A computed fold for a 71-nucleotide RNA from a Puniceicoccales bacterium, annotated as transfer RNA. NCBI's taxonomy places the organism under Bacteria, Pseudomonadati, Verrucomicrobiota, Opitutia, Puniceicoccales. It matches the Rfam family "tRNA". By type it is a transfer RNA. Model confidence (mean pLDDT): 83 of 100.
[in-house]
């Protein structure tokens, strides 16, 4: 240099046009003599920008990070 993938809560992932989900973690509460474990409950997430589209996480471009694979 050219190709191709991947980015989604603190972390691992799902979801692939119509309210973002799950399981660990973390905060409230309930148990409990006190820790554990258990039950409820709650917060917190769509890599940046543009486009199509009534509607974008999703599709389509490009940027930026990351893997990979040719040279």
């Nucleotide at each position: 240099g050219c190709a191709g993938g991947c980015a989604u809560a603190g972390u691992a992932u799902a979801g692939c046009g119509g309210u973002a989900a799950u399981a660990c973690g973390c905060g409230a509460g309930c148990u409990u003599c006190c820790c554990a474990a258990g039950c409820u409950u709650g917060a917190a997430u769509c890599g940046a920008g543009g486009g199509u589209u009534c509607g974008a996480u999703u599709c389509c471009c490009u940027c930026u990070g990351c893997c990979u694979g040719c040279a």